[in-house]
Molecule: c-di-GMP-I-GGC riboswitch aptamer
RNA sequence: AACGAUAAAGGCAAACCAGCUGAAAAGCGGGGACGCAAAGCCACGGGUCUAAAAGAAUUCCUUAAAAGACGGCCGGGUUACCGAAU
Numbered sequence: 001a002a003c004g005a006u007a008a009a010g011g012c013a014a015a016c017c018a019g020c021u022g023a024a025a026a027g028c029g030g031g032g033a034c035g036c037a038a039a040g041c042c043a044c045g046g047g048u049c050u051a052a053a054a055g056a057a058u059u060c061c062u063u064a065a066a067a068g069a070c071g072g073c074c075g076g077g078u079u080a081c082c083g084a085a086u
Stems, first nucleotide, its partner, number of pairs: 002086001003083002011036002016031002019028003034072001040078003044075003047070004054062002
C1' cells in the first nucleotide's frame, strides 16, 4: 500500500411516521433501522429523477434547460478510524 475478521472502539441511517422548506424531484432537523468499510467529502464523466418555461388536440398530453435533485445507481477524484488472515 492492497485487502477487509462472526475482532475492538466508534460512525452513518433505507422504508415508514409527523414537522418545516420547495412547483416538484428532493432537502433539513426529530423519531426509526433496511442496510453500509468510506452510506465521509466533490455533480468531473455516464445514468436516473423533477418539470418552471414552451408546445398542444388545453385538468390529460409532448419536449425538456439556459434550471435543479440523487454520492444509499456506476465510474473518477480526494481525505480518513482499526488491524485478523493474505